[in-house]
RNA sequence: AUGAGAAAAAGGCAAACUUCCUGAAAAGGUAGGACGCAAAGCUUAGGGUCUAAGGUCGCAUUGACUAUGAUUGCCUAGCUGCCAAC
Numbered sequence: 001a002u003g004a005g006a007a008a009a010a011g012g013c014a015a016a017c018u019u020c021c022u023g024a025a026a027a028g029g030u031a032g033g034a035c036g037c038a039a040a041g042c043u044u045a046g047g048g049u050c051u052a053a054g055g056u057c058g059c060a061u062u063g064a065c066u067a068u069g070a071u072u073g074c075c076u077a078g079c080u081g082c083c084a085a086c
Base pairs, nucleotide, nucleotide: 005083012037013036017032018031020029021028022027035073041079042078043077045076046075047074048071049070050069054066055065056064057063
């Protein structure tokens, strides 16, 4: 120097759940809280998944379809990055 993630250290993030707020919903934000995470950092590009306000169709209805909504703590890709045995 590299990095197949063994161990340890420093620091970081924060699931479920609860409070309040936003939203049609999915969900997000805030404060607590820790199940976990070596990229659970960034981009939000591709796929997947969730929702269906609006729109379209309909037997007019309760239904079906639809993302321009959401999710990166579902996967892939790109960029960056702490420590590090063999």